[in-house]
Description
Predicted 3D model of a 491-nucleotide part of an RNA (small-subunit ribosomal RNA, 5' domain) from a freshwater metagenome. Its Rfam family is "Bacterial small subunit ribosomal RNA". Its mean pLDDT, the model's own confidence on a scale to 100, is 84.
Context: one part of a larger RNA
RNA sequence: GGACGAACGCUUGCGGCGUGCCUAAGAAAUGCAAGUCGAACGGGGACUUCGGUCCUAGUGGCGAACGGUCGCGUAACACGUAAGCAACCUGCCCUGAAGUGGGGGACAACAUCCCGAAAGGGGUGCUAAUACCGCAUGUGGUCACGAGUCGGCAUCGACUUGUGUCUAAAGAUUUAUCGCUUCAGGAUGGGCUUGCGGCCUAUCAGGUAGUUGGUGGGGUAAUGGCCUACCAAGCCGACGACGGGUAGCUGGUCUGAGAGGACGAUCAGCCGGAUUGGGACUGAGAUACGGCCCAGACUCCUACGGGGGGCAGCAAUUAGGAAUCUUGCGCAAUGGGGGAAACCCUGACGCAGCGACGUCGCGUGAAGGAUGAAGGCCCUCGGGUCGUAAACUUCUUUUGAGUGGGAAGAAAUUUGACGGUACCACUCGAAUAAGCCCCGGCUAACUACGUGCCAGCAGCCGCGGUAAUACGUAGGGGGCGAGCGUUGUCC
Numbered sequence: 001g002g003a004c005g006a007a008c009g010c011u012u013g014c015g016g017c018g019u020g021c022c023u024a025a026g027a028a029a030u031g032c033a034a035g036u037c038g039a040a041c042g043g044g045g046a047c048u049u050c051g052g053u054c055c056u057a058g059u060g061g062c063g064a065a066c067g068g069u070c071g072c073g074u075a076a077c078a079c080g081u082a083a084g085c086a087a088c089c090u091g092c093c094c095u096g097a098a099g100u101g102g103g104g105g106a107c108a109a110c111a112u113c114c115c116g117a118a119a120g121g122g123g124u125g126c127u128a129a130u131a132c133c134g135c136a137u138g139u140g141g142u143c144a145c146g147a148g149u150c151g152g153c154a155u156c157g158a159c160u161u162g163u164g165u166c167u168a169a170a171g172a173u174u175u176a177u178c179g180c181u182u183c184a185g186g187a188u189g190g191g192c193u194u195g196c197g198g199c200c201u202a203u204c205a206g207g208u209a210g211u212u213g214g215u216g217g218g219g220u221a222a223u224g225g226c227c228u229a230c231c232a233a234g235c236c237g238a239c240g241a242c243g244g245g246u247a248g249c250u251g252g253u254c255u256g257a258g259a260g261g262a263c264g265a266u267c268a269g270c271c272g273g274a275u276u277g278g279g280a281c282u283g284a285g286a287u288a289c290g291g292c293c294c295a296g297a298c299u300c301c302u303a304c305g306g307g308g309g310g311c312a313g314c315a316a317u318u319a320g321g322a323a324u325c326u327u328g329c330g331c332a333a334u335g336g337g338g339g340a341a342a343c344c345c346u347g348a349c350g351c352a353g354c355g356a357c358g359u360c361g362c363g364u365g366a367a368g369g370a371u372g373a374a375g376g377c378c379c380u381c382g383g384g385u386c387g388u389a390a391a392c393u394u395c396u397u398u399u400g401a402g403u404g405g406g407a408a409g410a411a412a413u414u415u416g417a418c419g420g421u422a423c424c425a426c427u428c429g430a431a432u433a434a435g436c437c438c439c440g441g442c443u444a445a446c447u448a449c450g451u452g453c454c455a456g457c458a459g460c461c462g463c464g465g466u467a468a469u470a471c472g473u474a475g476g477g478g479g480c481g482a483g484c485g486u487u488g489u490c491c
Stems, first nucleotide, its partner, number of pairs: 001491004006487005013362006019355002021320001026318002030315003035062003040059002043056005069273003079197007088190002093186008101135001103133002110125006140167002143164009171178002199245003206236003211233008248270004252263004275296005298309004326352001328351003334348001335346004365395004375386004400428006409418001435480005440461003446475005456463002
C1' cells in the first nucleotide's frame, strides 16, 4: 500500500447492486416450510332447477431420497484430475417390439360392543378397487445342458440356434386418450476400482491376527476379508508406516511484476451431518432433517397407569459474544411435486423491510460581489489573517416537498407480490443535507494561551521538570470526504 462476512469511536442527505451468527453442531415459545390425485376405489356429507355440481375421513397411486440448511466428523479414493468396470443398478422420460384372457379370497372405511385421563387400542359383522392371490398365454426374458460363428483385456465377451424349466398384466373416462405388463436400446442419475496431486509433527520408529494371500461357501445391483470355515505366513515402513495435532475438498478469493504466500464467507460442484449412540424397514433410489424401532441425556402433558418432542428449514426467542436482520408480501415470474386438466402445494424462489457492512453513482448550490464589513485569532499596535469567505445581486432545481400521469417484467383472450414502485410532466423554493483525523521527524500541514516530569501524548524515535510547533484549548493550516479514524487478521 492492498484486502475484509469485520468490530469499536465520532459523524450521517439520497439512490443502484451486493452482503449480514465467523462465537454455543448451545437450548427450543409460536406460526409456517410436502403434498397431491374423486379421470384408481367403496362409503359419508352439503347444495340441487333432480340433469347434476361440490366437499371429503379411509383404502390405493405418485411424491416426500429433490429442494432448503449446517461444516460436527473426516488426512480418507473424502476431494481434484485422468482412466477403467470382460464386476454393476437406474422410478419418472424417449425410441422400438409384443401383450393386456379368465377367476378368487380378504382388509380399512362403515355399523356395533368394550378398554383408556389422553395418546390410542381390542372384539364381532359388512364391503370396493389400478390393493392382494392363484390359473391361462409366452413375442420375449431367467436358468440348465448341447451345437456353431466371431472377437478380446488375464478371469473371458458378443451373437445365432436346439431341448427342457420357471416367469406378466389393471383398469379409468368426457371415446379421444391416459394407463398396466414383458423385452431391447437410449438418456439421465448413481455404485465400484485405479494412476497422479494437495496440512503440521520423528520430543510418534516400528506397525498389523481378518492382519496379507489362497481355496470352498455366504452376501451384494456388482468386484472384493465385505463376512465365514480351513490353509499358508505374510503385508506396510526413513520415498516416513503407525501414532498425535489440525482441517470438509474443489472451482475460486485476497495479495504479489511474477514465482509464491495466505484463505476456502456469499455463488457453483462434490462429500459429510440432522439432540447423542445403535438398528433395520419401505422403496428404482435412504440406512431417510420436518419416517420407524431401541437405548441415553434434556424437556413437556398426566387422572401416576402411561404418553408427546427434536429449527445445523424460514422468521422469531433465549444464551454466548466485540458482533451479524423481519414472528413481512406473493406464488405474478423461474423452478419443483401431484393431477388428463382446471388447479392445489411450494419460508425453493421472486420481492419488500432492517444495518454506511461493502462497492458504485449523486448531492449539500452556481456566477458576480472589497468599504477587503462586523466578529474571531495573531501582532513589532503600523498591521496581518480567516477572506470573495459572508452580506448583497442574478440564476439553477440534481436532491426535497406537492399535484397529475404511469410502465416493462406476461408466453396467452385470464393472471403482477414488487407497486401507484421505477419513470415522465408541472408547481414551490437555496430551499432538506458535512464531518472525521492529523499538523516534532518518518509524513502534507504553525502560532497563541494554559499546564509545569503534573495532567497527559506515543506506531518507532521520543515529548512534558516556566516561553512545549510533540500535553489541553483556541485561531490558522493539511488530508480524506458521507464518511473519517482506531483495533484485529492476511499478503